[in-house]
Context: one part of a larger RNA
RNA sequence: CUGGGCGUAAAGAGUCUGUAGCUGGUUAUGCAAGUCUAUUUUCAAAGACCUUGGCUCAACUAAGGGAAGGGAAUGGAUACUGCAUAUCUGGAGUCUAUUAGAGGUUAGUAGAAUUCCCGGUGGAGGGGUGAAAUCCGUUGAUAUUGGGAGGAAUGCCGAAAGCGAAAGCAGCUAACUAUAAUUGCACUGACAGUGAGAGACGAAAGCAUGGGUAGCAAACGGGAUUAGAUACCCCGGUAGUCCAUGCCGUAAACUAUGCUUGCUAAGUGUUUUGGAGACUUGAUCUCCGGAGUACUGUAACCUAACGGGUUAAGCAAGCCGCCUGGGUAGUACAGUCGCAAGACUGAAACUC
Numbered sequence: 001c002u003g004g005g006c007g008u009a010a011a012g013a014g015u016c017u018g019u020a021g022c023u024g025g026u027u028a029u030g031c032a033a034g035u036c037u038a039u040u041u042u043c044a045a046a047g048a049c050c051u052u053g054g055c056u057c058a059a060c061u062a063a064g065g066g067a068a069g070g071g072a073a074u075g076g077a078u079a080c081u082g083c084a085u086a087u088c089u090g091g092a093g094u095c096u097a098u099u100a101g102a103g104g105u106u107a108g109u110a111g112a113a114u115u116c117c118c119g120g121u122g123g124a125g126g127g128g129u130g131a132a133a134u135c136c137g138u139u140g141a142u143a144u145u146g147g148g149a150g151g152a153a154u155g156c157c158g159a160a161a162g163c164g165a166a167a168g169c170a171g172c173u174a175a176c177u178a179u180a181a182u183u184g185c186a187c188u189g190a191c192a193g194u195g196a197g198a199g200a201c202g203a204a205a206g207c208a209u210g211g212g213u214a215g216c217a218a219a220c221g222g223g224a225u226u227a228g229a230u231a232c233c234c235c236g237g238u239a240g241u242c243c244a245u246g247c248c249g250u251a252a253a254c255u256a257u258g259c260u261u262g263c264u265a266a267g268u269g270u271u272u273u274g275g276a277g278a279c280u281u282g283a284u285c286u287c288c289g290g291a292g293u294a295c296u297g298u299a300a301c302c303u304a305a306c307g308g309g310u311u312a313a314g315c316a317a318g319c320c321g322c323c324u325g326g327g328u329a330g331u332a333c334a335g336u337c338g339c340a341a342g343a344c345u346g347a348a349a350c351u352c
Stems, first nucleotide, its partner, number of pairs: 004323003007306002012320001014201004021194003025088001027086005033081002035077009049065006091191001092188003095184001097182004103177007110154001115149007125136002162169002206247006215241002220236004258319006266296013279282001301308002325352003334345004
């Protein structure tokens, strides 16, 4: 390489869009490139295989025979693939009528709470802990009450709920905007699937510039604890957390499970939607469908087991990514990207 694999043993890229490529629904006709077939020619001899013979046998050797398979040319076949021209509606898309949602962006706005500031009441403690102390307080704290400032986050509803490609998304209102599902079966007529490169998005932390800073809080300071305590606990506290713009491009980015399509028992919830029926006509109940989202768990089947099981890890097909003993090592070197941090690509010697 072939083969075998990728939930947990090595292995699914964080996610999507999409170029090349690969793959591709229905019917008819044509062509005959792939495909199948016949003939001719060629693939030296030796060797291999088969049958005889010669050395006493064998090895060895001589003669004869026959392929299989490959290349080329010519003739034929046309089911499948391909190509060409038409066809269809089931895949895909458009449209109609509805519906749902923390989907996104921007602007505005609301009420609790923390902190701070000003005033009133009040007068000795408060705070904190396992216990304390650092700390705050007679320059009047804590508590309570009236007023004000400012920033961040949105209690209940709230859910195994919903939406989004993923990351992720939650007070309320408005504007703009994207998506999905159902329905009619109106329109197009294979327009599709996947996707090397490529592009876009991408938590947190971090970086750059300018704002902002209530709370929290790396670093740092102090108090404890301790043999020590560069910690756990306590008192403080700066970056940061927030906003705008631009980088970074990584996570146990996890369902540790790539995307698409078809097929294969059930049962119980729930979200959304279409239809039918019942009566007590409702914010009702029952039944049959579609699309999601959970659980039970064999009926099959799969699995090393655990477990999975119509939301598959079952049965199949298409396409991509990835794996090939452990360490060295996601390191070194080189290259690309980045302001940097670093990211991506990614070995070997040696060793077990």

This is a predicted structure of a 352-nucleotide part of an RNA (small-subunit ribosomal RNA, central domain) from an uncultured candidate division SR1 bacterium. The coordinates come from a structure-prediction model, not an experiment, and the mean pLDDT is 86.